[in-house]
This is a predicted structure of a 74-nucleotide RNA (transfer RNA) from a Desulfuromonadaceae bacterium.
Its Rfam family is "tRNA".
Model confidence (mean pLDDT): 81 of 100.
RNA sequence: GGCGGUGUAGCUCAGUUGGUCAGAGCAAGCGACUCAUAUUCGCUAGGUCCGGAGUUCAAAUCUCUGCACCGCCA
Numbered sequence: 001g002g003c004g005g006u007g008u009a010g011c012u013c014a015g016u017u018g019g020u021c022a023g024a025g026c027a028a029g030c031g032a033c034u035c036a037u038a039u040u041c042g043c044u045a046g047g048u049c050c051g052g053a054g055u056u057c058a059a060a061u062c063u064c065u066g067c068a069c070c071g072c073c074a
Base pairs, nucleotide, nucleotide: 001073002072003071004070005069006068007067010026011025012024013023019057028044029043030042031041032040050066051065052064053063054062
């Protein structure tokens, strides 16, 4: 340099044809249980869906562009 892939909560990842929610598990905080701790159960908080632009009534999802990372080829 060429091709392909990934980017969503602190971490690991879902998210079906554009319209139901922006989600799960773990982690965190609070509570229940226990003599106590752990386990278990419940609740709560936590998001610029990588950045920018565009299309659309409507974008995490489609298009363009940039950035970061990974793989293959050279």